[in-house]
Molecule: small-subunit ribosomal RNA
Organism: Oligoflexia bacterium
RNA sequence: ACAAUGGAGAGUUUGAUCCUGGCUCAGGACGAACGCUAGCGGCGGGCUUAAUACAUGCAAGUCAGGGGGUAGCAAUAUCACCGGCGUACGGGUGCGUAACGCGUAUGCAACCUACCUUUCAGGGGCGGAUAUACGGGAGAAAUUCUGGGCAACACGUCAUAUACUUAUGUUAUGGCAUCGUAAUAUAAGGAAAGUAAAUCUGAGAGAUGGGCAUGCGUCUGAUUAGCUAGUUGGUAAGGUAACGGCUUACCAAGGCGACGAUCAGUAGCUGUUCUGAGAGGAAGAUCAGCCACACUGGCACUGAGACACGGGUCAGACUCCUACGGGAGGCAGCAGUAAGGAAUAUUGGUCAAUGGGGGCAACCCUGAACCAGCCACGCCGCGUGCAGGAAGACGGUCCUCUGGAUUGUAAACUGCUUUUAUCAAGGGCUAAUGGUUUGCUAUACGCAAAAUUGAAGGUACUUGAGGAAUAAGCCACGGCUAACUACGUGCCAGCAGCCGCGGUAAUACGUAGGUGGCAAGCGUUGUCCGGAUUUAUUGGGUUUAAAGGGUGCGUAGGCGGUUUAAUAAGUCAGUCGUUAAAGGCAUCAGCUUAACUGGUGUAAGGCGAUUGAUACUGUUAGACUUGAAUUCUUGGGAGGUACAUGGAAUGCGUGGUGUAGCGGUGAAAUGCAUAGAGAUCACGCGGAACGCCGAUUGCGGAGGCAUUGUACUACUAAGAGAUUGACGCUGAGGCACGAAAGUGUGGGGAGCAAACAGGAUUAGAUACCCUGGUAGUCCACACUGUAAACGAUGAUGACUAGAUGUUCGGCAGCGAUGCUGAGUGUUCAAGCGAAAGCGAUAAGUCAUCCACCUGGGGAGUACGACCGCAAGGUUGAAACUCAAAGGAAUUGACGGGGGCCCGCACAAGUGGUGGAGCAUGUGGUUUAAUUCGAUGAUACGCGAGGAACCUUACCUGGGCUAGAAUGUAUUUGGACGGUUGUUGAAAGGCAAUUUCCCGCAAGGGUCAUCUACAAGGUGCUGCAUGGUUGUCGUCAGCUCGUGCCGUGAGGUGUUGGGUUAAGUCCCGCAACGAGCGCAACCCCUAUUGAUAGUUGCCAGCACGUAAAGGUGGGGACUCUAUCAAGACUGCCUUCGCAAGGAGCGAGGAAGGAGGGGAUGACGUCAAAUCAUCAUGGCCCUUACGCCCAGGGCUACACACGUGCUACAAUGGACGGUACAGAGGGACGCAAGCUAGCGAUAGCAAGCAAAUCUCAAAAAGCCGUUCACAGUUCGGAUUGGAGUCUGCAACUCGACUCCAUGAAGCUGGAAUCACUAGUAAUCGCAGAUCAGCCAUGCUGCGGUGAAUACGUUCCCGGGCCUUGUACACACCGCCCGUCAAGCCAUGGAAGCUGGGGGAACCUGAAGACGGCGUAAAAGACUGUUUAGGGUAAAACUGGUGACUGGGGCUAAGUCGUAACAAGGUAGCCGUACCGGAAGGUGCGGCUGGAUUACCUCCUUU
Repeated sequence: ACAAUGGAGAGUUUGAUCCUGGCUCAGGACGAACGCUAGCGGCGGGCUUAAUACAUGCAAGUCAGGGGGUAGCAAUAUCACCGGCGUACGGGUGCGUAACGCGUAUGCAACCUACCUUUCAGGGGCGGAUAUACGGGAGAAAUUCUGGGCAACACGUCAUAUACUUAUGUUAUGGCAUCGUAAUAUAAGGAAAGUAAAUCUGAGAGAUGGGCAUGCGUCUGAUUAGCUAGUUGGUAAGGUAACGGCUUACCAAGGCGACGAUCAGUAGCUGUUCUGAGAGGAAGAUCAGCCACACUGGCACUGAGACACGGGUCAGACUCCUACGGGAGGCAGCAGUAAGGAAUAUUGGUCAAUGGGGGCAACCCUGAACCAGCCACGCCGCGUGCAGGAAGACGGUCCUCUGGAUUGUAAACUGCUUUUAUCAAGGGCUAAUGGUUUGCUAUACGCAAAAUUGAAGGUACUUGAGGAAUAAGCCACGGCUAACUACGUGCCAGCAGCCGCGGUAAUACGUAGGUGGCAAGCGUUGUCCGGAUUUAUUGGGUUUAAAGGGUGCGUAGGCGGUUUAAUAAGUCAGUCGUUAAAGGCAUCAGCUUAACUGGUGUAAGGCGAUUGAUACUGUUAGACUUGAAUUCUUGGGAGGUACAUGGAAUGCGUGGUGUAGCGGUGAAAUGCAUAGAGAUCACGCGGAACGCCGAUUGCGGAGGCAUUGUACUACUAAGAGAUUGACGCUGAGGCACGAAAGUGUGGGGAGCAAACAGGAUUAGAUACCCUGGUAGUCCACACUGUAAACGAUGAUGACUAGAUGUUCGGCAGCGAUGCUGAGUGUUCAAGCGAAAGCGAUAAGUCAUCCACCUGGGGAGUACGACCGCAAGGUUGAAACUCAAAGGAAUUGACGGGGGCCCGCACAAGUGGUGGAGCAUGUGGUUUAAUUCGAUGAUACGCGAGGAACCUUACCUGGGCUAGAAUGUAUUUGGACGGUUGUUGAAAGGCAAUUUCCCGCAAGGGUCAUCUACAAGGUGCUGCAUGGUUGUCGUCAGCUCGUGCCGUGAGGUGUUGGGUUAAGUCCCGCAACGAGCGCAACCCCUAUUGAUAGUUGCCAGCACGUAAAGGUGGGGACUCUAUCAAGACUGCCUUCGCAAGGAGCGAGGAAGGAGGGGAUGACGUCAAAUCAUCAUGGCCCUUACGCCCAGGGCUACACACGUGCUACAAUGGACGGUACAGAGGGACGCAAGCUAGCGAUAGCAAGCAAAUCUCAAAAAGCCGUUCACAGUUCGGAUUGGAGUCUGCAACUCGACUCCAUGAAGCUGGAAUCACUAGUAAUCGCAGAUCAGCCAUGCUGCGGUGAAUACGUUCCCGGGCCUUGUACACACCGCCCGUCAAGCCAUGGAAGCUGGGGGAACCUGAAGACGGCGUAAAAGACUGUUUAGGGUAAAACUGGUGACUGGGGCUAAGUCGUAACAAGGUAGCCGUACCGGAAGGUGCGGCUGGAUUACCUCCUUU
């Protein structure tokens, strides 16, 4: 500078991610309908269904100057007849039609055209009929018969016509093949109505309208593949306006079809309309062009034109009239009616305008048209007021409720305006280019003027009046998607376009308030396009998501190497024609604006023609060698076929030796064997398969191919560069090959082995395991034609870094080796990919051709067709149903996956539990009540660290109602209370009596009471919550910042190599750091020191006692309680890079965390607790609250948990005797003395405690006795007598004494605790508490062991890795039969429809023939045909007893097939079998885990 004005996404698969992929939404549109609502105007639109049936009226007439009739004297008027023109236009509808029907472009040298225009020429005679009418009849009517008579611009005929037509010629000329044009000769033929004009006739031309032909375009189905006899062509004739099989005769055998014929289904086509960025997709209302149709189906007549919507005729169906003899009719014209339907209007006005018909004209006709009416059906416009106004009113709604927020300047109120509506007045344009009259004039069809004509229309429009007056709804508010709260409801009622809401705190249901959107409309439903690049030309894909054919050969087709020339079909450029108008676009203009309308201009693209260009493609001709092929040389191999051949092994047979088992398994059994197995030796027979070599080796197109040899045959690589000269690539159909299983016929049959049988296993076991065993496996011939036929990767060609193995060649080198060609592997660059991955053997970058895909299921099913002996294969749907199905990768979790590690986890030990009796808790049962909670680990001597009353929450009974308690305010009072009596089980009731404090006072205090406000609830929800707690687990983990990697979820760090109790530490490393956890810091304990000594201690010094720290004194010791020290792998040896480890090392009280405690990361279990407490919501309120008495929580065929005591001699009993620690004590501990056998009682010192006391420690030690017994063991149970606490020991206390003397003799399966001052064992203390059911719990000390090889296994946990269809996370997911309900569908004896075709019979009208006649007509007759009928077959629907599978449906049955190695790896094909998933055989695949033996790769 030029050109262009144009493109948005979201939700939904997952724990999360990326991708694939469907479903859904937001937009626009409509001849719409429905719901709610509604003020006005303008412009448009209005049966989409039954081309169903139609009452009634109207929609096509006109001409009287053609004829005739009637009335009239006539002018004239009138008429149903004859005649002319029109009625083929206009208007309606979309049945049919897939066609030259329509669109577009051509052609007619193969045609017609009334009225109109124009040119030339002409118009002279004659004739016979007939309608109406008239006369007479028939009939219900419609209608019609007959007689005689009259006319024409009706009809006939004669003449004329150099034009016209036909035939035969001649000449000239043109073209496009047949041929055309002009001139001319001969022969034949055909007109007319007038005469002033209109008009009429012949001929030519034009215009208009039509007819015919052709190219191209024009829906779906191949589960429709073959169709066609007038069919295709020719000759001749007929017919037509005209060409033509249009028709007929004859001849030929053609014609159409995979570039989709035929058949079936659907449909009027177009301009255009809607949508879309476009390309496209969908539609064909209104308006316009064409076509077709007019009750259904034929047929012709008339005419310029029809096979005719408001003409005829015939047949059929239907309706109506009828006197039953016969007749009439056709709204898909305008109104209107009925019916159908979700649904579509008035039986309106006018010819004023526009247009049409007739007429000279006036004029007449016109449901065409112009107008009006109805309807928010659509588009457009206007209005429902504007400004001010805060006490932020009332009311409503919400809330944290004396109040606030919101509705909201909204209202009231004040001022202003008057569109619209109402009323009143005025009031158009559309109408003059027409006709009439007048004038002018060029005498014309010209010009001018005047009066006249309006349905709409009492209209539009203008003006005036008064007054905010007359005027707002609908939908939505979880996300998408703008807009939120309360109440009600409680998986109910309901919502929902998708995802999804609702099971008691619903922004999702219903209502209300509020808000958002649009607005005289708003929503819903339906349909189309869009979004959807989700059919992909623009613009997609196929390793694993859907998708590469099992493989090759090859036909058609598509595509094709280098070069020269010609051509110009494709291609490109210019020009011309056309593409109707309307519409669209741009612009201008008219209605106040807009919608609407008018004027002007114009595009893209299509088709046709023409001129040019020639690079590319094509075509023709020629040349070339690099693609391809051939020849020669040298090799290669499990390539194929046939025939031979060998040894090992299994089995069998015969014989020998030999004796009792063999075989088989997890363990067994079935089986074989004393009739001699198995073992072993020898000989023989037979079939099948080929060890070692052998290998990610090799060959082949795939399937596939392995002893060895031979024959035949095919392939392939390299080298040489001789020959041909593009001969090539791909390949729909087609043909061939094609594992295993299977089929047929005939062989063969050793081993193996579906089915089958038996044995096991098991709940079952139609399986896995075992013993047998038939088809089959093998051979020949013939079928089948499928596999995870896989590299899940079509073929061919070209190009794009490397490295490193290996096979077969060639070249070089002495060689190691190197280079090169063709294969075959691994790893990687760029690039690609959703990622995993691919990566010269591409899934990279390109080219050509073929095949295939388009959500999951239904289903590779049904039906049909083809193939097959069958099994079955190939092709291959739909209804219905779901919102997903799927791929790759991520984080977890899980695995009857792997690796490493830890733990009283196992093992090694010790002692228990499980058996007995008792105690205690729980379940169950019982009960009026046995209150409630806790329930695997993580409930069960737990809440409860004290149930006789109380507690107490439960039951029965008696009572109270602002209440049993507390606070504030208020009223009243001097009470309340106490005492007494009475009733009662008590609470309570009734009655009597008595009566405040401080202060002088004012007043204050206190108590009770009235009233008011706040009651109360151990009622529900721990799944609404806070707090607290358990558990994984004192396990070593859990995270973050920045950086880096990945599209992303995420990863890295945190993994790896070591080490540790430890994510403890070290080293390495795209990570570097940090946080919560670990450890440490805190407490107790073990050693020492310093300080301090009372109530503690006593060595030395005194005093003193029977004895005694008893006393003076002392601080040495013990101890007490404060502060310090000490331990850190610090030192040594050794291993190790280090961290760290090892040592019967040193030192030390203690040694590698010295021992113990407190301390519990992120989180998990909707874990526990609403009955500790608190608390949302709900519930009760003369009771689910409160008081009281009694009862219950203590029941008892039973089951379980936790304990105690035992079963005895390592003991019991008796006597003597020794040594703790830590606690408690005034409503208390109590010395001591006395009494009692004792529990205890009486008296009583001391002590608020290192002082006094509980308090005796016990096991132990010493001695005596018992001698293995149901005992001198054991103590339950029971009887009697007591003590103590307490209002009260009956239900229901503890203790004492006497007596009694049960079970029990070491405990089945199973199971628990414990690793050192531990287990075991022994006693002591405390809390709670009047007392105590304590054998419990929490602490304290005394005595004081055994064992740990080790990590295979069980359990739990941590880290790494692997698989996964799990993510509510294996207590997961999930498959199939059966049973139940619902839905759609296949088959089916049949039953019943529909359309079409062919055959045969019959056959109206009409047409064409025949006969007939002078020629006709009628009659008769032939052909054809609508219609009717007969019979058979095919196609396509509906229905159908019964039957098959399929889908869907919170909690049905049986199993557990799949996902982990899913517990027998799974899957594919095939065969057999089985309730079912399924099992097994044969072959195949990895889309199998584990192991890591071989090979290969990377690195050193």